[in-house]
RNA sequence: UGCAAGUCGAAGGUGAAACUCCUUUCGGGGAGUGGAAACUGGCGAACGGGUGAGUAACACGUGGGAAUCUGCCUUGGAGUGGGGAAUAACCGCUGGAAACGGCGGCUAAUACCCCAUACGCCCUGAGGGGGAAAGAUUUAUUCGCUCCAAGAUGAGCCCGCGGCGGAUUAGGUUGUUGGUGGGGUAAAGGCCUACCAAGCCCGGGAUCCGUAGCUGGUCUGAGAGGAUGAACAGCCACACUGGGACUGAGAUACGGCCCAGACUCCUACGGGAGGCAGCAGUGGGGAAUAUUGGACAAUGGGGGAAACCCUGAUCCAGCGAUGCCGCGUGAGUGAUGAAGGCCCUAGGGUUGUAAAACUCUUUCGGCGGGGAAGAUGAUGACUGUACCCGCUAAAGAAGCUCCGUCUAACUUCGUGCCAGCAGACGCGGUAAUACGAAGGGGGCUAGCGUUGUUCGGAAUUACUGGGCGUAAAGAGCGCGUAGGCGGUUUUGUAAGUUGCAGGUGAAAAUCCCCGGGCUUAACCCGGGAAGUGCCUUCAAUACUGCAUAACUAGAGUUCGGGAGAGGAUGGUGGAAUUCCAAGUGUAGAGGUGGAAUUCGUAGAUAUUUGGAAGAACACCAAAGGCGAAGGCAGCCAUCUGGCCCGUUUCUGACGCUGAGGCGCGAAAGCGUGGGGAGCAAACAGGAUUAGAUACCCUGGUAGUCCACGCAGUAAACGAUGAGUGCUUUGCUGUCGGGUUUUUAUGCUCGGUGGCGGAGCUAACGUGUUAAGCACUCCGCCUGGGGAGUACGGUCGCAAGGUUAAAACUCAAAGGAAUUGACGGGGGCCCGCACAAGCGGUGGAGCAUGUGGUUUAAUUCGAUGCAACGCGAAAAACCUUACCAACCCUUGACAUCCCGAACGCAGGAGGUAGAGAUGCCACCUUUCAGUUUGGCUGGUUCGGUGACAGGUGCUGCAUGGCUGUCGUCAGCUCGUGUCGUGAGAUGUUGGGUUAAGUCCCGCAACGAGCGCAACCCUUACUUUCAGUUGCCAGCGGUCCGGCCGGGAACUCUGAAGGAACUGCCGGUGACAAACCGGAGGAAGGUGGGGAUGACGUCAAGUCCUCAUGGCCCUUAUGGGUUGGGCAACACACGUGCUACAAUGGCGGCGACAAUGGGAAGCAAUGGGGUGACCCGGAGCCAAUCCUCAAAAGCCGUCUCAGUUCGGAUUGUACUCUGCAACUCGAGUGCAUGAAGUCGGAAUCGCUAGUAAUCGCAGAUCAGCAUGCUGCGGUGAAUACGUUCUCGGGCCUUGUACACACCGCCCGUCACACCAUGGGAGUUGGUUCUACUCCAAGACGGUCUGUCUUCGGGCAACCGGCCAAGGUAGGGUCAGCGACUGGGGUGAAGUCGUAACAAGGUAGCC
Repeated sequence: UGCAAGUCGAAGGUGAAACUCCUUUCGGGGAGUGGAAACUGGCGAACGGGUGAGUAACACGUGGGAAUCUGCCUUGGAGUGGGGAAUAACCGCUGGAAACGGCGGCUAAUACCCCAUACGCCCUGAGGGGGAAAGAUUUAUUCGCUCCAAGAUGAGCCCGCGGCGGAUUAGGUUGUUGGUGGGGUAAAGGCCUACCAAGCCCGGGAUCCGUAGCUGGUCUGAGAGGAUGAACAGCCACACUGGGACUGAGAUACGGCCCAGACUCCUACGGGAGGCAGCAGUGGGGAAUAUUGGACAAUGGGGGAAACCCUGAUCCAGCGAUGCCGCGUGAGUGAUGAAGGCCCUAGGGUUGUAAAACUCUUUCGGCGGGGAAGAUGAUGACUGUACCCGCUAAAGAAGCUCCGUCUAACUUCGUGCCAGCAGACGCGGUAAUACGAAGGGGGCUAGCGUUGUUCGGAAUUACUGGGCGUAAAGAGCGCGUAGGCGGUUUUGUAAGUUGCAGGUGAAAAUCCCCGGGCUUAACCCGGGAAGUGCCUUCAAUACUGCAUAACUAGAGUUCGGGAGAGGAUGGUGGAAUUCCAAGUGUAGAGGUGGAAUUCGUAGAUAUUUGGAAGAACACCAAAGGCGAAGGCAGCCAUCUGGCCCGUUUCUGACGCUGAGGCGCGAAAGCGUGGGGAGCAAACAGGAUUAGAUACCCUGGUAGUCCACGCAGUAAACGAUGAGUGCUUUGCUGUCGGGUUUUUAUGCUCGGUGGCGGAGCUAACGUGUUAAGCACUCCGCCUGGGGAGUACGGUCGCAAGGUUAAAACUCAAAGGAAUUGACGGGGGCCCGCACAAGCGGUGGAGCAUGUGGUUUAAUUCGAUGCAACGCGAAAAACCUUACCAACCCUUGACAUCCCGAACGCAGGAGGUAGAGAUGCCACCUUUCAGUUUGGCUGGUUCGGUGACAGGUGCUGCAUGGCUGUCGUCAGCUCGUGUCGUGAGAUGUUGGGUUAAGUCCCGCAACGAGCGCAACCCUUACUUUCAGUUGCCAGCGGUCCGGCCGGGAACUCUGAAGGAACUGCCGGUGACAAACCGGAGGAAGGUGGGGAUGACGUCAAGUCCUCAUGGCCCUUAUGGGUUGGGCAACACACGUGCUACAAUGGCGGCGACAAUGGGAAGCAAUGGGGUGACCCGGAGCCAAUCCUCAAAAGCCGUCUCAGUUCGGAUUGUACUCUGCAACUCGAGUGCAUGAAGUCGGAAUCGCUAGUAAUCGCAGAUCAGCAUGCUGCGGUGAAUACGUUCUCGGGCCUUGUACACACCGCCCGUCACACCAUGGGAGUUGGUUCUACUCCAAGACGGUCUGUCUUCGGGCAACCGGCCAAGGUAGGGUCAGCGACUGGGGUGAAGUCGUAACAAGGUAGCC
């Protein structure tokens, strides 16, 4: 902005345009037809359509009820006679900008009024009184009109039952509850009014607050339930907000009226207009929701007699994959498994018959042609739609999500706790199937994924169908009200209950079943079933209820006995403690881990006597007794509650439980008044300590005690509510009764313990005193934290108690048990672990390694034990990895290709340079095979690119190797058994051992890796062998095993023997074994070595080697010279030498073993003070050399910084080497530092060991105090296992499991978050009172006006009354300076509270 409610001329009057005829002075006039538009009147407009604000209500659902109305419609009966006055339209005048009026005049009706009539109708005092009508025309079985009765339909009213959250809402109500009179309504009724009475509702939840339209149904679920109320259908409510009536059959009326208010619009400023929660559409809001379409063709509605008109109801179309259903995007063949992509172990695999290619089809789409049903006679918006035929070309038509597990589906690259993912667990810190991408794969498919919501899974609110000892959960305990439940028998009743039947369960739709229609399906149609409910009638009577009559088994009571720290009150007793007085007596006492504070010469402590006070009651005493619980203890008396037993009496279900309620209720605490000995919060002092507001000590006040009152909580615990019954012929104690051969055992009733069966339990455990099997009633629980807190209520003097949340936050918190680990837990045992000893380190100087520092570089690694004389068994160059400078770039090294050259190669030079390297020149020499081809091989040079190279990174990507616990005695498996399981058993136990070594026992029986043994060496011996080794006897000798010889001995090195608890005695269990002994070279593994279980430490090593990934590529690769690894304020480790007399120095001079030796070891000899040099016999080694061993013995020195000690420095040399400056070793002379035995602390060693003494070797040109070996001399001590460290086994506790280097608490500081209080402030809502009262209906009045005289209208008055105003309350919410605690946060601060005996047991 348009449309959505009109229609009827067959109710009425008027009668425009247009047409026809007549007339005209052409302006027009008249007649007829015609019927627009508006008006009067009738019916409709209360239906249809929209929305869900309000409403917790008879609003809805269901089933009933009585005091009602009902237009149009149906049926029946009766009637329709006579008369009258107006009024709109219209005409004239007139107001206003408009909307809209005003005055005068005319007129009709199915509009209005009166009279008559009245079967039935209404009122009544029962005599009587009252009340109707309308006609129209097309003349019909027409359409109407009036009254009465009935029906149908629709509507109003009442009641039972049902469906919601809060008790941190417990009392509400005054027209409220009832009655009477009156009024009012269509109708019952406090619906209204006057009076009377004081009721009515409520714990079975009133009132209040919050939320909400209700239902058929819908979604989900096995069901029971839970959630929900879009579409379709029924009811209700609403129509800008609030109030109100009018008309009407029906409204308190969505497209009517009046008033008030907010808002919008028009205006000439005086006034007016409006209400899309109708259909479209617009704006706004929002994550988000459509066309200002067509048609009345169908179905239906309104009006009309009808034609017909109206109908944004409706039927259709449009938009939207929003849902459901159906269909397509092609089908077949097709391996060289094409190309491309991706991966790759480089071979291949995969995408994949997928594609291409060939053959075929045409649904949908497109083009062309035909063409319905929906329409009973006509009429088709949809619509040329559905459908059919032909043509067309594989032609136009595939996406989304996921791929760590749950959960179907895996690789590569990128990234590097970043970026990101995530439903839960959790991924990402350089090899990410978890992020991003790609390839591949899985799923669904015109959809897919996400988000949100509901149900399910969830037995996780448990009616079906859970729990409460320890996981959340039994009230601290009793008495008892309501309620719930309740013993045996009889009769009645029939409320519950059960059954048959009837009504209803609205019409449906939906769901289910059967059938049918669209090609199928979705969808639609027909029939059936169902609707578990409610009502009525009849019947049944087992059970429950009610009533009735009885009973004694439950309960109570009488009588007779009994035990007891049961309670209250009043007395009374002794011990102890403290104080006071006095005596004796003297220097301490007291207290502690050790001390001190404290007391004491003014006489303490100790001791004796006497006195005072208060509190508590040793022994008895106990698994004991009593009590409802808390709790109760000397003795006596009084009062008093409960309990138990008994073959006693009576009552007759009187019982059980118990929401609210009432009472009791440890300790601490509070009030008033007493009392106060001891003890003892607070407090003070002394200690301890880093601190010590603690633990310990010395004091000490409240309090503890009494009386009265309050408080009402505890880990008030058996962490176990009360009651009843049943359940092994349980075992064993104990307390109180009874009974029995009369004394001991039984039996029985009631209590109280221990152990255990079945059963139960997650397990632990429980187990007739149940946590078993059942029933009844009450209380309580529903993840952890926030929090038993806040707010509110309530109680209290206060402290505080009780009731009791939310926001927010976490993915756990928790129980029981298991295996470990750990403990300032326990038991047993071992080890040079301690102890007992010997010698060291830590102090000094030096050597060496490390840290640190320095530096151009001081290369790198190793870092508690288990790094630090370690890698390194040799850094002057080299090594060498580092630094500086200078060079090279297919490279110093490997393979391949091309070209050229050629023996390869060696030697000695010159020159520039620090050298690498560059340049020059010379000498020697001229490769092998051969198919005779520079053909093959080889070498060198040049070129190209593949590549080489890296001691660059990652030992937390790895292999291998190694260290360590630890040569500790352990670590496991199979089968069986036990346990729901993790697991246990075996492997624990009693002995024993070095040993999980062996024996015995045992639900275990066996086995494996470890232990031991087997191996090597050493100690004894035999045999064999006999040189280079040996020499007893024999011979020779130059006197040397030198020679002959020997094979005995030593020795060498090969094979054997020997030792096994074998023998004896003792102990032990008759075992294993241990102790002692004999014999023996050796005795209980003879000594030593090699040998290292399962595993631990992300232990060490990418710099031995190997290796994944990453990184560098004229450099992080390669070469060279020089420097550095050697620095030096300092700190530490490991050593050497010392400090001296067990020694130094000098002299004398005997005895080893392992080894090594050719670029080597080197004798004899000579030189030098010496290092060493000259020279060189012998030896490739049981032959020669190294080779001298040293400690030893003798002498001297005589306690001192020395005849100790040798650092440092000077100087002169020696050797190695291309070269000793940085930076080697050695020698001579000179120099002669520190140091006089080492603080705290700490190391090694148990016998041929420690200590001490020298020797050799590897590396090596040279360089050892280091390392690896060798022998010589050669001790002391071990009571023992309390303690330290480490380890093994058993057991115990645990809040630990990265395993005590663990875990973890609180304040404070910082950041963020939600929340409580808060002076106040802002708003919503509600109540009460008053005020002001619009419209309106109601009541009253009559001065106006009209009148047909019945009355109507207007006006005035009154109370009621919406909104508004004022005042005071209630309640909810927002904000709020400041403030309280809470939660969360990566590494902050302070301490160490808890978990172990957590270092003072912990907790309430």

Small-subunit ribosomal RNA from an uncultured Alphaproteobacteria bacterium, 1404 nucleotides, folded computationally. Its mean pLDDT, the model's own confidence on a scale to 100, is 83.